């Protein structure tokens, strides 16, 4: 300096806000309506650097003329703004393994 692989889906959580439900407040009561997420919550969103699991990929071995099939192993590492975007709204979501740092 060049090339190749380090992948994808699902479930869940850290976390997130407030469309819906619930809760609370106001109106004599009821109903309707309005407001409050500095309302614990349910629905909902949700991790590259979180968890679980499945698939895929790679290597070796078995079988074998090969292939197919089966088994085992591996699938590493990972500090990170500001700003912008989507959704009802926000976020460890997306821009983004970005800018930058080492």
């Nucleotide at each position: 300096g060049c090339a190749u692989u380090u992948u994808c889906a699902g479930g869940c959580u850290a976390g997130g806000g407030u469309u819906c439900c619930g809760g609370c407040u106001u109106u004599g009561c009821u109903g309707c309506a309005a407001g409050c997420g500095u309302c614990u919550g349910g629905u909902c969103c949700a991790a590259g650097a979180g968890c679980c699991c499945g698939a895929g990929g790679c290597u070796u071995c078995g079988c074998c003329a090969u292939a197919a099939c089966g088994a085992a192993g591996c699938u590493c590492c990972a500090c990170g703004g500001a700003g912008g975007g989507a959704u009802a709204a926000a976020a460890g979501c997306c821009c983004g393994g970005g800018a930058g740092a080492u």